The RNA shown here (SAM riboswitch aptamer (S box leader)) has 136 nucleotides and comes from Natronogracilivirga saccharolytica. The sequence is in RNAcentral, with records from Rfam. Its mean pLDDT, the model's own confidence on a scale to 100, is 80. The model forms 91% of the base pairs in the Rfam consensus. The source organism's lineage runs through Bacteria, Pseudomonadati, Balneolota, Balneolia and Natronogracilivirga.
RNA sequence: CUCUUAUCGAGAAAGGUGGAGGGAUCAGGCCCUGUGAAACCUUAGCAACCGCUUCCGGAUUACCUGUGUAAUCGGGAAGGUCAGGUGCUAAAUCCUGCUCCGGGAUGGUGAAACCGUCCCGUGGGAAAGAUGAGGG
Numbered sequence: 001c002u003c004u005u006a007u008c009g010a011g012a013a014a015g016g017u018g019g020a021g022g023g024a025u026c027a028g029g030c031c032c033u034g035u036g037a038a039a040c041c042u043u044a045g046c047a048a049c050c051g052c053u054u055c056c057g058g059a060u061u062a063c064c065u066g067u068g069u070a071a072u073c074g075g076g077a078a079g080g081u082c083a084g085g086u087g088c089u090a091a092a093u094c095c096u097g098c099u100c101c102g103g104g105a106u107g108g109u110g111a112a113a114c115c116g117u118c119c120c121g122u123g124g125g126a127a128a129g130a131u132g133a134g135g136g
Base pairs, nucleotide, nucleotide: 001136002135003134004133005132006131007130008129013043014042015041016040017039021032022031023030026097027096028095029094044089045088046087049085050084051081052080053078054077055076056075058073059072060071061070062069063068093128098125099124100123101121102120103119104118105117106116107115108114
C1' cells in the first nucleotide's frame, strides 16, 4: 500500500514543550481554538478488538473402556485485565453530499397521471473514512 471481516448514537483529561491553526480529503454548513490550535512528551483514564482467566456444548486424535481422562481445533457465555499488544479520551465517523423510502411546497397542465426543482425526517442502504483481527 492492498484484500477480507467485525465495530463505529456509549465511555474516558490533566500537566509540560510549542505558538496558529484544527474538526481525514473536496464542497457547503456548524463548531473548537491566544481562557492557547496542530504536533511531540509525561502522567492519568476509558473501552474490551486481539491475547490471557473461568465456565458450557461440539469435532478430531491418543490413552483406554469409566461413557472417563488428556491434547488440539473451532463455537458460545461471563467476569477480570497498571506491571500482555493495539486503540481511544469535544460535538453521531460533528452534520450533509450518492441512492431509495415517507411527508410537504412549487412548476410543466384547467384537472388527473407522470416528470422536474426545492424543503422536511436523529428514516433505510451505499460510498468514503477510522480502529481491531486475519491475509497478500